[in-house]
């Protein structure tokens, strides 16, 4: 230096052109309990950045950035 892959809640994963980005597990309150676990209801939280493309992008394209992996 060149080639690939992957990047979505704190964390594991989903969603592959269109619905309010979904679901576990965390975290926050709550019932329950003598307390606590443990289970029930409530909430809370994410598309790596920057154009492009299309009525519409997490998706499809390019750039650069990060992690991995091959080559030399």
């Nucleotide at each position: 230096g060149c080639c690939c892959u992957u990047g979505u809640a704190g964390u594991u994963c989903a969603a592959u052109g269109g619905a309010u980005a979904g679901a576990a597990u965390g975290g926050g309150g709550g019932a329950u309990u003598c307390c606590g676990g443990a289970u029930c209801c409530c909430u809370u939280g994410a598309u790596g950045u920057g154009g492009g493309u299309u009525c519409g992008a997490u998706u499809c394209c390019c750039a650069c950035c990060a992690a991995g992996g091959g080559c030399g």